[in-house]
RNA sequence: GGCCCCAUCGUCUAACGGUUAGGACACGGGCUUUUCAAGCCUGUAAUCCGGGUUCGAUUCCCGGUGGGGUCA
Numbered sequence: 001g002g003c004c005c006c007a008u009c010g011u012c013u014a015a016c017g018g019u020u021a022g023g024a025c026a027c028g029g030g031c032u033u034u035u036c037a038a039g040c041c042u043g044u045a046a047u048c049c050g051g052g053u054u055c056g057a058u059u060c061c062c063g064g065u066g067g068g069g070u071c072a
Stems, first nucleotide, its partner, number of pairs: 001071007010025004018055001027043005048064005
C1' cells in the first nucleotide's frame, strides 16, 4: 500500500428502516437482616465523526478516524 471485518451506557452485549435504544454485570437509593453477604424493588447512564438517501437512519450509501485480520 491492496482487500475484508468491527465501532451502542463504566464493561460485555441485543435491536425487519418506525423500540421509551433492551438485557447482564458494575454503580446510586430503598426493603429485608443486629451487621455484612445474598435476595427483592427502583434509579442514573450509550449509538465514533462529517455528509447523503428517506416522511423517518443505531440500521442503507459515501468519506474520515480508530481497532482487528489477511496479502505483498